This is a predicted structure of a 119-nucleotide RNA (SAM riboswitch aptamer (S box leader)).
Rfam family: SAM riboswitch aptamer (S box leader). Its family is annotated with regulation of gene expression in the Gene Ontology.
The coordinates come from a structure-prediction model, not an experiment, and the mean pLDDT is 79.
RNA sequence: CCCUUAUCACGAGUGGCGGAGGGAUGGGCCCGAUGAAGCCACGGCAACCAGAGCAUCCGCUUCAGGUGCCAAAUCCCACAGCGCUGCACACCCGGUCACGGAGCGCUGGCAGAUAAGGA
Numbered sequence: 001c002c003c004u005u006a007u008c009a010c011g012a013g014u015g016g017c018g019g020a021g022g023g024a025u026g027g028g029c030c031c032g033a034u035g036a037a038g039c040c041a042c043g044g045c046a047a048c049c050a051g052a053g054c055a056u057c058c059g060c061u062u063c064a065g066g067u068g069c070c071a072a073a074u075c076c077c078a079c080a081g082c083g084c085u086g087c088a089c090a091c092c093c094g095g096u097c098a099c100g101g102a103g104c105g106c107u108g109g110c111a112g113a114u115a116a117g118g119a
Base pairs, nucleotide, nucleotide: 002118003117004116005115006114007113008112013042014041015040016039017038021031022030023029025078026077027076028075043070044069045068048066049065051062052061053060054059074111079108080107081106082105083104084103085102092101093100094099
């Protein structure tokens, strides 16, 4: 770097160093000198894997060793399908009347993150 599977609306931050960026990418919208990234210390959340117990088909419970995580739904959207445009921030727009666009909602997909396994 690639492949497979599972999960992603819950949850959890303080201090020190540092000194301008950060939220993966593009767009949007945010966070940031009342201190960004990064590093360190301590704390916390969760329970993927490991351990223990039960069941032994799926699995359930416990613990916290290996990871992970601790602004905003993976912050929102991205591609496709369906429904609605009536209430709802939205109370539609264009039209050759076939439809197209925009917005909202749902479903699936793409991408990403994490874990476990594999090449």